[in-house]
The RNA shown here (transfer RNA) has 86 nucleotides and comes from a Kiritimatiellia bacterium. Lineage of the source: Bacteria > Pseudomonadati > Kiritimatiellota > Kiritimatiellia. The sequence was found in a public genome assembly.

RNA sequence: GCCUGGGUGGUGGAAUGGCAGACACAACGGACUUAAAAUCCGUUGACCGUAAGGUCGUGCGGGUUCGAGUCCCGCCCCAGGCACCA
Repeated sequence: GCCUGGGUGGUGGAAUGGCAGACACAACGGACUUAAAAUCCGUUGACCGUAAGGUCGUGCGGGUUCGAGUCCCGCCCCAGGCACCA
C1' cells in the first nucleotide's frame, strides 16, 4: 500500500431503515440478618430540572431519506489476511 471485519453506557453486548442500549455483569439504594454473605425488590447513557419533563447521544465530518447505529462518500483508530521489505 491492497483486501476483509469491526468502533454503541462502567463491561460484554442487542437492535441491519421505524421508541438506541434488549439481556447479562458490575455499581448504587432498599428489604432480610446481631452483623455480613447469599437471596429478593428498585435504579442505572450524558446533561438540565425538586419533579413532571426537556435536550443531546451509536469513532469523526458530510450526504441520502419523512426517518440512519443500520445505506452512500471521505477521514481516524483497532483486529486479521495479502503484498513489499533495498
It matches the Rfam family "tRNA". The family's RNA type in Rfam is transfer RNA. Its family is annotated with triplet codon-amino acid adaptor activity in the Gene Ontology.